Parts: sequence; structure tokens; C1' cells
RNA sequence: AUGUGUGCUCUGGGGGCGGUGUAACUCCGCACCGGCGGUGAAAGUCCGCGACCCGGCCACCUCCAGUGGCCGGUUGACCAGGCGAAACUCCUGGACCGACGGUCAUAGUCCGGAUGGGAAGGCGCACAC
Repeated sequence: AUGUGUGCUCUGGGGGCGGUGUAACUCCGCACCGGCGGUGAAAGUCCGCGACCCGGCCACCUCCAGUGGCCGGUUGACCAGGCGAAACUCCUGGACCGACGGUCAUAGUCCGGAUGGGAAGGCGCACAC
């Protein structure tokens, strides 16, 4: 240095203006935002990871419910031109996407589960080579 395990720690952005209306940060018009690793050169749209959601098994519980652990499933969206050795990542132009529950009215942006979970990063420890 690399691999595996493990402890601690850290870690997400965004509704401003106008319209309609009894009522909208939810609709309409104009806005605003973009987790983590990778990549011949920088990515919301490529490859993969995480979160949400669904299922199975196990534990706690008399049972239900609930909580936790493990495993599995599901999981959005981009094109054209330019530069270049190299870009679906840069530049120009035009597009598109965004869990669940709640709400006087439909939510990426408000409230809630969440002072949560978790990828990943940092600092250690153990073992292997």
C1' cells in the first nucleotide's frame, strides 16, 4: 500500500413573484434545488450504491399490532451542436426527472415518520497478504 472485519466520527439542497379560487409555498405562468462511489476530463439524466416502498425468515411478545436483525425484490429522467487524444460528464442550445403519509386544493421545494436510517468520506484497531 491492498483486502476483510470492526470501533468512533462526520454527512442534502430548494417555493420568490404573479394568476384563479372560500381555500393552493400543492393548480396555472415565470422561478428554485440536485446525496455518495466510479468514469480516458468535472454527471440529478451513463455504470453502480443509498434512501422510500414491497415480500420472506428469525428474535422479543400468549396472540394481534409493533420494534429489531438478516435475506430478497422494486427503484425516475437527455438529446443536438462545439472544443478535444479522450466528454451521454466541459461549453452553447433545447428538454426531462424527483419515495411514502398529511393538507380547507393535486407538493422534488411546506409539515411528518426523522434528534431516525443509510451509501460514502475521515481517524483508529485487529487479521490476512